RNA sequence: CUCGAUAAAGGCAAACCCGUCGAAAGGCGGGGACGCAAAGCCAUGGAUCUACAGCUGAGUUUCAGCCAGGACAGCCAGGUUGCCGUGU
Numbered sequence: 001c002u003c004g005a006u007a008a009a010g011g012c013a014a015a016c017c018c019g020u021c022g023a024a025a026g027g028c029g030g031g032g033a034c035g036c037a038a039a040g041c042c043a044u045g046g047a048u049c050u051a052c053a054g055c056u057g058a059g060u061u062u063c064a065g066c067c068a069g070g071a072c073a074g075c076c077a078g079g080u081u082g083c084c085g086u087g088u
Stems, first nucleotide, its partner, number of pairs: 001087001003085002011036002016031006034074001040080003044077003048071003054066005
């Protein structure tokens, strides 16, 4: 540098359930394992999700659209760090 064995030592943890925070998306903790060789970390670009507030419309106390902002690293790129081992 390249690759990822039915190896070894270990690691993470989808859905779902419980608790908790949040307007929501979702976060965190516990249980749980669908999967993962970066499923470690970083919202820089795109995608996706959300929309308390704000704006617009309807015209009534709600509904729809847009959206500041927010979320997502287990969607795709990009950046960055790294365990074990094969090959060179």